RNA sequence: UCUUUGAAGGGUAUGAUACUGGCUCAGAACGAACGCUUGCAGCGUGCCUUACACAUGCAAGUCGAGCGAGAAAUCCCGCUUCGGCGGGAGAGUAAAGCGGCGAAAGGGUGAGUAACGCGUGGGCAAGUUGCCUUCGAGAGCGGAAUAACAGCGGCCGCUUCGGCGGCCCUUCGGCGAAAGUGCUGCUAAUGCCGCAUAUAGAUGCGGAGACACCUCCUUAUUCGUAAGCAGGUAGUCACCGCGUUGAAGGGGCGCAUGGAUUCGUCCGUGCGUUCGCUCGGAGAGACGCCCGCGUCCUAUUAGCUAGUUGGUGAGGUAACGGCUCACCAAGGCAACUAUGGGUAGCCGGCGUGAGAGCGCGACCGGUCACACUGGGACUGAGACACUGCCCAGAGCCCUACGGGGCGCUGCAGUGGGGAAUCUUCCGCAAUGGGCGAAAGCCUGACGGAGCGACGCUGCGUGCGGGAAGAAGGCCUUCGGGUUGUAAACCGCUGUCAGGGGUUAGGAAAUCCGUCCGGACCAAUAAUCCGGCCGGUUGACAAAGGCCCCAGAGGAAGUCAUGGCUAACUCCGUGCCAGCAGCCGCGGUAAGACGGAGAUGGCUAGCGUUGUUCGGAAUCACUGGGCGUAAAGGGCACGUAGGCGGUCAGGCAAGUUGGAUGUGGAAACGCUCGGCUCAACUGGGCGAUUGCGUUCAAAACUGUCUGACUUGAGCACGGUAGGGGAGAGUGGAACUCCUGGUGGAGCGGUGAUAUGCGUAGAUAUCAGGAGGAACGCCGGCGGCGAAGGCGACUCUCUGGGCCGUUGCUGACGCUGAGGUGCGAAAGCCAGGGUAGCGAACGGGAUUAGAUACCCCGGUAGUCCUGGCCGUAAACGAUGGGCACUUGGUAGUGGGGUCUGACCCCUCUGCCGGAGCUAACGUGUUAAGUGCCCCGCCUGGGAACUACGGCCGCAAGGCUAAAACUCAAAGUAAUUGACGGGGGCUCGCACAAGCGGUGGAGCACGCGCCUUAAUUCGAGGCAACGCGAGGAACCUUACCAGGACUUGACAUGCCGGUGGUACGAACCCGAAAGGGGGAGGACCCCGUUUACUCGGGGAGCCAGCACAGGUGUUGCAUGGCUGUCGUCCGUUCGUAUCGUGAGAUGUUGGGUUAAGUCCCGUAACGAGCGAAACCCUUGUCCAUAGUUGCCAGCGCGUAACGGCGGGGACUUUAUGGAGACUGCCGGUGUCAAACCGGAGGAAGGUGGGGACGACGUCAAGUCAUCAUGGCCCUUAUGCUCUGGGCGGGACGCAUGCUACAAUGAUUGGUACAACGGGAAGCCAAGCUGCAAAGUGGAGCGAAACCCUUAAAGCCAGUCUCAGUUCGGAUCGGGGUCUGCAACCCGACCCCGUGAAGUAGGAAUCGCUAGUAAUCGCGAAUCAGCCAUGUCGCGGUGAAUAUGUGCCCGAGCCUUGUACACACCGCCCGUCAAGCCACGGAAGCUGGAGGUGCGCGAAGUCGUGUGUCUAACCCCGCUUUGCGGGGAAGACCACUCCCACCGCAAAUCCAGCGACCGGGACUAAGUCGUAACAAGGUAGCCGUAGGAGAACCUGCGGCUGGAUCACCUCCUUU
Repeated sequence: UCUUUGAAGGGUAUGAUACUGGCUCAGAACGAACGCUUGCAGCGUGCCUUACACAUGCAAGUCGAGCGAGAAAUCCCGCUUCGGCGGGAGAGUAAAGCGGCGAAAGGGUGAGUAACGCGUGGGCAAGUUGCCUUCGAGAGCGGAAUAACAGCGGCCGCUUCGGCGGCCCUUCGGCGAAAGUGCUGCUAAUGCCGCAUAUAGAUGCGGAGACACCUCCUUAUUCGUAAGCAGGUAGUCACCGCGUUGAAGGGGCGCAUGGAUUCGUCCGUGCGUUCGCUCGGAGAGACGCCCGCGUCCUAUUAGCUAGUUGGUGAGGUAACGGCUCACCAAGGCAACUAUGGGUAGCCGGCGUGAGAGCGCGACCGGUCACACUGGGACUGAGACACUGCCCAGAGCCCUACGGGGCGCUGCAGUGGGGAAUCUUCCGCAAUGGGCGAAAGCCUGACGGAGCGACGCUGCGUGCGGGAAGAAGGCCUUCGGGUUGUAAACCGCUGUCAGGGGUUAGGAAAUCCGUCCGGACCAAUAAUCCGGCCGGUUGACAAAGGCCCCAGAGGAAGUCAUGGCUAACUCCGUGCCAGCAGCCGCGGUAAGACGGAGAUGGCUAGCGUUGUUCGGAAUCACUGGGCGUAAAGGGCACGUAGGCGGUCAGGCAAGUUGGAUGUGGAAACGCUCGGCUCAACUGGGCGAUUGCGUUCAAAACUGUCUGACUUGAGCACGGUAGGGGAGAGUGGAACUCCUGGUGGAGCGGUGAUAUGCGUAGAUAUCAGGAGGAACGCCGGCGGCGAAGGCGACUCUCUGGGCCGUUGCUGACGCUGAGGUGCGAAAGCCAGGGUAGCGAACGGGAUUAGAUACCCCGGUAGUCCUGGCCGUAAACGAUGGGCACUUGGUAGUGGGGUCUGACCCCUCUGCCGGAGCUAACGUGUUAAGUGCCCCGCCUGGGAACUACGGCCGCAAGGCUAAAACUCAAAGUAAUUGACGGGGGCUCGCACAAGCGGUGGAGCACGCGCCUUAAUUCGAGGCAACGCGAGGAACCUUACCAGGACUUGACAUGCCGGUGGUACGAACCCGAAAGGGGGAGGACCCCGUUUACUCGGGGAGCCAGCACAGGUGUUGCAUGGCUGUCGUCCGUUCGUAUCGUGAGAUGUUGGGUUAAGUCCCGUAACGAGCGAAACCCUUGUCCAUAGUUGCCAGCGCGUAACGGCGGGGACUUUAUGGAGACUGCCGGUGUCAAACCGGAGGAAGGUGGGGACGACGUCAAGUCAUCAUGGCCCUUAUGCUCUGGGCGGGACGCAUGCUACAAUGAUUGGUACAACGGGAAGCCAAGCUGCAAAGUGGAGCGAAACCCUUAAAGCCAGUCUCAGUUCGGAUCGGGGUCUGCAACCCGACCCCGUGAAGUAGGAAUCGCUAGUAAUCGCGAAUCAGCCAUGUCGCGGUGAAUAUGUGCCCGAGCCUUGUACACACCGCCCGUCAAGCCACGGAAGCUGGAGGUGCGCGAAGUCGUGUGUCUAACCCCGCUUUGCGGGGAAGACCACUCCCACCGCAAAUCCAGCGACCGGGACUAAGUCGUAACAAGGUAGCCGUAGGAGAACCUGCGGCUGGAUCACCUCCUUU
């Protein structure tokens, strides 16, 4: 050097955009659980919940080589009175006991513990240590007990009180059910006790010494240190003296030897050896104690502490220590978080992550704590002891009721709890542990097996070929596509599972045996050491390996398929059922629900749920923010703290580097190995980012010393000022009072009214009184930290700035807590009160009006003193310092060469870079940096609750959660909208003319009715609309009668030759049914012969299908309406902007026009406008028949009648013409406008067709077409009759009128567009008339419809319900038609209604228009036509103008709207549901405090009781008695668990009722907010009110609009 290599985003708010911001997804993981599914194996792993309770078995014993004692079953032998007895073996065995060691380990669990508990690094010179290793020394002489063991039934008699005898019951006899235990007696030891030994050691006291450390001083110094003197020390080492202190001469084996013997053996002695033993030193390992640092949340826990902190002394401990006690002192801890509360074993590590971190602490390993709960000690090397003891408590069990027993958080297992977690397995073969000399025994440690897909890993469910692309399924545009080489079929292989056989390793020791070598020894024995060979030991294991056999045979699921996110169709369903992680799907065509097919993903698993990390830079150390999104404290002073100018030097705490110790193992990374691979596992290396020690460096920080002047401050001289406090003074206005004048109103409003006034108001004059506020100056001018400050004078007083450059010498900045100041409102006390004015009263307004407006008016506003402590307290911008382009205006001061000058300070505006999401900011930063403080972390709940602190109160400060939503926001964009603004249009208003609304009728619609009154259309833009023509038909509706392959189309199959068709006749309302005389057609072949045969058409029966004015115009095409003939709407390129977007298209003019011109980061272009087209107006050319007739001619009573003519009119083709072209003026040298000339026409000449991008889910499925759905002897089809025409009523559109500008009678004049053959219909005749008759002419510039009417000329009527008006009704007719009853039109006669000009309101029209007059046509047999579409005749009035209504266009502005104002949205009330707060109280828990009681137990105390050894004394001396020491028991004191009592604290649960809050498609009341939201809104405060809210006072702009001022930009 290398290894530890590694970083992605998406969805969701909006019409769209950028940002802010939350929610959510994709990843990985798990001791998991649940659903579906499941072949094999390996390795791991498995009660996370009730530290809940436990049946049963096992989990700690072992040693006979420490000791005494010592069975039985059974077998054998002998004896027998056959009942049995004795002996031997069993066996020195079992069981039990004394004694030793172990039982404090191993194993389990995580309740407690926030602690020196754990981790890490140190310390103990303040300690202990059984077994083990090693070293030294020793092991002498005695004594007394005690378990085991044995005896102890009752009654009676005797007794020398020691016992003895008899009887009774009896397998068994102390007591007791049991657990257990009493009395008496015997006995052993490696058990217990005493003495000796002790100059080795330990220890106490005393003595003296060395070293070490500390302190003082001296000397030297290279300033680092060194040397020395003196003193001190619980230190270490060695020394001297005195005192104290200990053991088992045991066990085994061998040899030698003595004694005894029941001949089995036993008891000794010596030597050797071995295992033990005692004292002491050292070691190893283990433990105890102390210290630094680290170790969760909470301040809505801020003060805690009495053995508490320290000292002296004592006790206690293995040991330091208030560990304990007595006394003394009053300390100790805490904002660097004490104390309290909550939670939790800690760590190595595990998960995740790029990392930093975050979360976790299962398995494995270290450590701590616990063992039913609480307390306690005993034993011991070690315990306050999981399967030991004592006590108390709870629970359970046994009981003879007297009394006892138990503790699985050991392994299995059971119940319970739970979403959930295993076998009452095998074995000590291995590893390890206990005991033993050893064999060995014990070991639920452990090794294994079992169960569970719980996890990781591996393997398999086959491989190759195989297109007729099979069948089936699904889809289909019906062609096909897909499933799909997939299957079938052919060939092959043999893993795993299955069957059979065979076999390795885990085993090496120990031990035994033969042998060899060595040590020890007197020894060849014993013992010990080493070695060869042989023997012995396997739970797992029917496992593993290998070989053989068989055969594709036994082995695939699950989730998803709208986007994120890989994967799509059909059917069903119809806001239902359901889905859903987020956004969201489902209301009849659902890729989102359910099913199916297909597809995608993963695979013995796949999904779901839960949890953690990630993504989340969404708590930001790495790595965020605070002008408007959440976020700067209202302002200042200042404590702690943090940070800190220049120079020099010292130190080395921080810092940096090196070395070293440690950082356990496992884990992790790299690498090399072992299981066939992998998982798993072994070795090595790395890493372990930390801590300790040491050496070095000295730049920076720190610290110490010295110095400096630039930061800061002081002094001196000036200066501006509404800075603050107090005292006094002044004028204007206002109100009141007095007096004068005066005489009816005043006042107030949008308009009124309440109010005031003849008791004299208002007005006006004079005088007086009072309180409050200070006009002009006045200014984005001044001052102040902020709040705030405005007449004048005086007094006191703070700060700033400028100038001089003298003094101090870093004295500074910030500032958690803290302290002070702090508008208005409000509170307390006392004054004062003119005006104004919450509340309140009255009047208006209004649907209401608790408001806005008006008249009054109390608190208050003012003063003094004291509280309150909040505001949109805002620049929504904390303070300080420094740096970084400019312009301009002002305030204060200074310089000065007096200038368009310079310096300092302050206050504004505009702007550059930069920053910013943008808006904006920009030397007064929101730029660039440093320092310090405050604050934010989705919206709502909530500027709230609870708690605490403050306040007289109002209330303030601090400040959550449950629950709920997927948003809430900021800036900017495009629209839309505004009871915003500007500009401009339109019969929009105005100016006019005529109408509608009133009447009657017609017609359409609603409503009602009905068997049906078919359906559609619904503001403008439905309503004389579809319908340009409903008696039948139409017709879709109703009633009734019929038909069922159908009234109509196509195809297939079968049948049919007297077939199709079908007259009479019958039934019937008809349709239709029956009936059947008669009776065809086409093609081919054939024949004398339409004669025969076949086929077609037709017909009959049947199958496919037809049919539907049934549904959906919200599935659609097409067509249409509307905004609107309004002037707009877009694109390409370019530019600007992060972007949505903008520019272009805005601006100045102009136009009917986005028309044109100019300007211009735009330049061009498209669709619209215009033009092109049609028509009309003038002229010309051409052409003249059916049209025309001027001139010429003929003819007539007359007439283009005729010859002719083309001049004119006209017809219909083509041209011309008009273009602001010309002139003048205005205008920007423009576009254009105004006026004029000419012209038939003049500024688009008039009219039409033509309708941009789009809007209204506008209209139409009933014109037509069409997807889906629905009906199929009916929702199809047909017929008769009825209905669409019904009538209380309401509305729209019209007609006719109401009359004299008229009606009526008579006469008379002049059109145009059109139509005509099932037609128009002439003349003539008849009829009053409709009409009839008649028949000429005409398919029409020819004939007919066809008389136009108003007009004009005359007459009558004379203002009346009429000679107006004609409805209605009666009668009689005509015509059409199959048919006029419902339900036609017309004619005649009669009748003669309403109506006398139409309320509120409302419509049309700007010139050949309105008005008025008639004519024609379509549809049509006829006609309900007064409608519609056209035609011509006559022919006006008015427009000052754009303030207003309506609509529209452009620009701009505000917006909380975007379904776009018919928008959005607030609060009360009512209903449902949810969580929370308060609450009389009730209940539970926690930790303490005080008092009482006081078990067991330790220490202590006691003239109590008892006691073998040892000591002393005495005696009747195998011993007894007394005393001492010591011990036991008992009693008591202190301490103390449980328990009881008491007053408090804290935390929970429940709680009548009360309170607000969240949520919930269509409840009630209003309309508060968003636009100027219709009273601008909001903040604080106070009062009031159903509610949103209203009002007062002060404040803010986060207010529109207009005007003015200031400022700015340009010139």
Predicted 3D model of a 1611-nucleotide RNA (small-subunit ribosomal RNA) from a Candidatus Brocadiia bacterium. Model confidence (mean pLDDT): 83 of 100.